The part of an RNA shown here (large-subunit ribosomal RNA, domain II) has 686 nucleotides and comes from a Dehalococcoidia bacterium.

Context: one part of a larger RNA
């Protein structure tokens, strides 16, 4: 693991409500007794007691009223406008183990020191070898000692090392040889040593060379039984079908946050009866986008100018390209400025449309109170996040289909069912794989398309502006580029060219007191600028379409799904045609609701509309397995079990065959130990 059986909203009692049934201004009996019956029960008694029949008041009380109240006022609750009561059975509360399994724990009272921990009594071990302490004995040596040599002698939580004991370090075991083991290796080995048998200490405890260790393979408080079905705002599981509807992840409170009350959403009943929702128009509050700067701040330049700082003065005072209020002028910012001010949206009134599982009120029933992306308005962050709060939409939740290569949240579109009918939506039409190698006009050369930004460039296409030009442009060739001069300073030099300053004047068709490049400085080469050739269009700018660099990751092209695509299979502008879905139509079924109509009141036609769905409400079946009344079948074969073929929207039914070999069914009522696939579910099998 799989397969059979077991498995979880039940019983009392009280109380609300819905349905049905009895009596009804009344209902209705409890305990508890008589009567019949084998008993279960039945039926009659019981004039207790609820519930109703009248309220109000705190009450005393009064009463269709009554209580505040001085009050025949107002007001408050009442009446006018009566319907209840009991039973059953349902849905729901309450209390009780209360749908069901499932604690870590807390007491209670035993049971354990045969494993361990420490003690207490009594017993036993501890090869072998080193080492050689104090005592003593001799010699030496000293005035006597002290000391120094030798020898004896055996001390030591002394050394090395079997037994014993311990468990250091690997390896190997790790469904083991073992719920702690083996080997090899290592600690102690006369001691605070090891170990026999007896024996004491008990869980609010013992015992501990303290590690929260041991206390029988358990220990921050053994173990067994009991309280006990402890509690469990928590996981998990909760068993038959089918129609109808169909949610919430929000607001406030909360020793509250993953939990509950209230309220909002959903559903089921009754009462209104269009009150709802769109759309027009009218009539309103408000202070957002926007725009502004008068107020409240903030900020720049200029200007005038208080005060402050710097200068200069002995002051008096001057001064000032310094900060700088207020005031001018100019241009500006702002969630918590506004002298302005929308579109939405919202209230409310009219009308109109529309009749929908609208829309209200009341009662019973619930689940939700963890939400998610996605567009749009913000607020937190870092104008990050598949972030985190709010607002509004939508979608997923609870939603299948088609399309986005795959993809809950994006685009299309809301799946009653069946069809080998049609038309469309997004989105697509060259192959994969349906449907044009459409049709007309453009871009793109980058395989862009088929990932990206600042930025960058004579890619290329379309609009403009402007400037030069047959009196010769641009471009290139050929030639000039000069003289005062090496301007001044500066400097070791500084001569167009380090650097300051100045940038004048001559001669010309032109030529800077010098664009670069070079020298130590010079020289050189070149540029502006001129003239010569040449002979027809040359330059700058702006805006814009498409491209192009910017561009580097890890197993293999790997960033069009792939092939492959280049006047397209690419873009972009227009036009026609087709594919294309559970959308829409067609055929024909079902089943819900409204309306009409007919009806032997069971229901039946005909039309409208409608039928995705989670938690979750509602309504109607199916089937067990026992009991009551009836009525059947069965050895000419009941029940099971098998199979085939019918009937039911289904749960399910019903016949036949076979195999079984003693029971079983139909109705119609009643009552449940009533339905299995999940619970790391319990028990058996294999």
């Nucleotide at each position: 693991g799989c397969c059979g059986g077991c498995g979880a909203g039940u019983u009392a009692a009280u109380c609300c409500g819905u349905g049905u049934c009895g009596c009804a201004a009344g209902g209705u009996u409890a305990a508890g007794g008589a009567u019949g019956u084998g008993g279960c029960c039945a039926u009659c008694c019981g004039c207790a007691g609820c519930c109703g029949u009248a309220g109000c008041g705190a009450a005393a009380g009064c009463g269709a009223g009554u209580c505040u109240g001085a009050a025949u006022a107002g007001g408050g609750c009442g009446c006018g406008u009566u319907a209840g009561u009991g039973g059953c059975a349902c849905g729901g509360a309450u209390u009780a183990g209360a749908c069901c399994c499932g604690a870590a724990a807390c007491c209670u009272g035993g049971u354990g020191a045969g494993c361990u921990a420490c003690c207490c009594a009594u017993g036993g071990c501890c090869a072998g070898g080193g080492u050689g302490a104090a005592g003593c004995g001799a010699g030496u040596c000293u005035a006597a000692a002290a000391g120094c040599u030798c020898g004896u002698g055996g001390a030591g939580g002394c050394c090395c090392g079997a037994a014993c004991u311990g468990g250091u370090g690997a390896a190997c075991g790790g469904u083991g040889c073992a719920a702690a083991g083996u080997u090899c290796u290592c600690g102690g080995a006369u001691g605070a040593g090891c170990u026999g048998u007896g024996g004491g200490u008990a869980g609010a405890g013992g015992u501990g060379a303290u590690a929260u260790g041991c206390c029988a393979a358990u220990c921050g408080a053994a173990c067994c039984a009991g309280g006990a079905g402890a509690u469990a705002g928590c996981u998990g599981g909760u068993u038959c079908u089918c129609c109808c509807c169909g949610a919430a992840a929000u607001g406030c409170a909360u020793u509250g946050a993953g939990g509950u009350g209230c309220a909002g959403c959903c559903c089921c009943a009754u009462g209104g009866g269009u009150u709802c929702a769109c759309c027009u128009c009218c009539g309103g509050a408000g202070g957002u986008a926007g725009g502004g700067c008068u107020c409240u701040g903030a900020a720049u330049g200029g200007g005038c100018u208080a005060g402050g700082g710097g200068g200069c003065g002995a002051g008096a005072g001057c001064u000032u390209a310094c900060c700088a209020a207020a005031c001018c002028c100019a241009a500006u910012c702002a969630a918590a400025c506004c002298a302005c001010a929308a579109a939405u949206g919202c209230c409310g009134g009219a009308g109109g449309u529309c009749c929908a599982g609208a829309c209200u009120a009341u009662g019973g029933g619930a689940g939700u109170g963890a939400g998610u992306c996605g567009g749009c308005g913000a607020g937190g962050g870092a104008u990050a996040a598949g972030c985190u709060u709010c607002g509004u939409c939508g979608u997923c939740g609870a939603g299948a289909g088609g399309g986005a290569a795959a993809c809950a949240a994006c685009c299309c579109a809301g799946a009653u069912c069946a069809c080998c009918a049609g038309c469309u939506a997004a989105g697509g039409u060259c192959c994969c794989c349906a449907a044009g190698u459409g049709c007309g006009g453009u871009c793109u050369a980058a395989g862009u398309g088929u990932c990206c930004a600042a930025c960058g460039a004579g890619g290329u296409g379309g609009a403009g502006u402007u400037c030069c030009a047959c009196a010769g442009a641009c471009a290139g060739c050929c030639a000039g580029g000069a003289g005062g001069u090496u301007g001044g300073c500066u400097u070791a030099g500084a001569a167009g060219c380090a650097g300051c300053c100045a940038c004048c004047c001559u001669u010309g068709a032109a030529a800077g007191a010098g664009u670069g490049c070079g020298u130590a400085a010079c020289a050189g080469c070149u540029c502006a600028c001129u003239g010569g050739u040449c002979g027809a269009g040359g330059g700058a700018u702006u805006c814009u379409g498409c491209g192009c660099g910017g561009a580097c990751a890890a197993u293999g092209u790997a960033c069009c799904g792939g092939g492959g695509c280049u006047u397209a299979a690419g873009u972009c502008c227009g036009c026609c045609a087709c594919c294309g879905a559970a959308g829409c139509u067609g055929u024909g079924a079902a089943c819900u609701u409204c309306c009409u109509c007919c009806c032997u009141c069971g229901g039946g036609a005909g039309g409208g509309a409608g039928u995705g769905g989670u938690a979750g409400g509602g309504g109607a079946g199916c089937g067990u397995u026992g009991c009551c009344u009836g009525u059947g079948c069965u050895g000419u074969g009941a029940a099971g079990c098998c199979u085939a073929u019918c009937c039911g929207u289904g749960a399910g039914g019903a016949u036949g065959a076979g195999u079984g070999g003693a029971g079983c069914g139909c109705a119609g009522g009643g009552a449940a130990g009533u339905g299995a696939g999940a619970a790391u579910g319990c028990c058996g099998g294999c």

The RNAcentral record of the full RNA draws on ENA.